Context: one part of a larger RNA
RNA sequence: CUGGGCGUACAGGGCGCGUAGGCGGGAGCGUACGGGGGACGCGAGGCGCGGGGAUUCCCCGCCGCGGCGCGUCGCCGAGGGCGCUUCUGGGAGGCGUCGGGAGGGGUCUGGAAUGCCCCGUGGAGCGGUGAAAUGCGCAGAGAUGGGGUGGAACACCGAAGGCGAAGGCAGGACCCCCGCGACGGCCUGACGCUGAGGCGCGAAAGCGUGGGGAGCGACGAGGAUUAGAGACCCUCCUAGUCCACGCCCUAAACGAGGAGUGCUGGGGUUUCGGGCCCGCAGGGUCCUGGGAUCCCCGGUUCACGCGCGAGCACUCCGCCUGGGGAGUACGGUCGCAAGGCUGAAACUC
Numbered sequence: 001c002u003g004g005g006c007g008u009a010c011a012g013g014g015c016g017c018g019u020a021g022g023c024g025g026g027a028g029c030g031u032a033c034g035g036g037g038g039a040c041g042c043g044a045g046g047c048g049c050g051g052g053g054a055u056u057c058c059c060c061g062c063c064g065c066g067g068c069g070c071g072u073c074g075c076c077g078a079g080g081g082c083g084c085u086u087c088u089g090g091g092a093g094g095c096g097u098c099g100g101g102a103g104g105g106g107u108c109u110g111g112a113a114u115g116c117c118c119c120g121u122g123g124a125g126c127g128g129u130g131a132a133a134u135g136c137g138c139a140g141a142g143a144u145g146g147g148g149u150g151g152a153a154c155a156c157c158g159a160a161g162g163c164g165a166a167g168g169c170a171g172g173a174c175c176c177c178c179g180c181g182a183c184g185g186c187c188u189g190a191c192g193c194u195g196a197g198g199c200g201c202g203a204a205a206g207c208g209u210g211g212g213g214a215g216c217g218a219c220g221a222g223g224a225u226u227a228g229a230g231a232c233c234c235u236c237c238u239a240g241u242c243c244a245c246g247c248c249c250u251a252a253a254c255g256a257g258g259a260g261u262g263c264u265g266g267g268g269u270u271u272c273g274g275g276c277c278c279g280c281a282g283g284g285u286c287c288u289g290g291g292a293u294c295c296c297c298g299g300u301u302c303a304c305g306c307g308c309g310a311g312c313a314c315u316c317c318g319c320c321u322g323g324g325g326a327g328u329a330c331g332g333u334c335g336c337a338a339g340g341c342u343g344a345a346a347c348u349c
Stems, first nucleotide, its partner, number of pairs: 003321004007304002012317001014201004021194003025087007033080001035076002038073006048065004053059001091191001092188003095184005103177007110154001115149007125136002162169002206247006215241002220236004258316006265296011276284003299306002322349003331342004
């Protein structure tokens, strides 16, 4: 350097932005860097074949052929590179007009419910379980009526529904920001794709400082269960869960499926548009664009299955290479710490 692979056997980076690099639309002209073919010249060895010396083999140098490489000169121009010019419904971006969405951030706000506090009614239980007990209650609990306070989460709508790159996002209103789709075909004119490093985002738990604390609840305590019970069940309860700011950076971060482009037959459901028709709401077996989801053909797969893909091709990145040892040790680096990232070997089967 090379092979085969990565849904479930080992293997897709948690996700994005983007640097270098790799790859890249149509037409014309040029160039000749790479490419092709040619002439001349130069050049080791190894290896192979033939010949020679020597000879059991090994070996020795020489010659030839083959192979390989280099230099000079001139030729070609399909496709790659480079330079110039140019094209655009078409790749990409911009603009305009519409559209839909739990996309993100901030502020304000609503009702139900739980807890707590106060007052009234009332008078013996409540709570909890398989059954109990711990616990609460005559110092008046639970229940019920009224009032107050505080925190967290948002029933119905709600859906196999929608949005987001992923993590993720749900009461309502307003403000700010971002992404997406359709239509128009107005502008730029290939401005593109991917992306080692890098930078950013990144559930939960955890950490720092300050606040907050209703419910829940690791830890802890008690009651049960049990042979025991370091648990499952019950009572209570601390961190935490919530907010602000700063860290951490992991996950079954899953579709266990990297991103992009083109091509490929049929059916069902659903969501958001546009057109056309009937037209009052609204509807339509019609046409068209985007998304979600289910079933099948060809194809593919060891099989299961996939079936806008896990099919047919191309481009770029990441990763795998028997099990254990081990995601360990050591080193490096990041972190306040917890620990993260990178990541072996001996030995063993």
The prediction has a mean pLDDT of 84. A computed fold for a 349-nucleotide part of an RNA from Picocystis salinarum, annotated as small-subunit ribosomal RNA, central domain. Lineage of the source: Eukaryota > Viridiplantae > Chlorophyta > Picocystophyceae > Picocystis.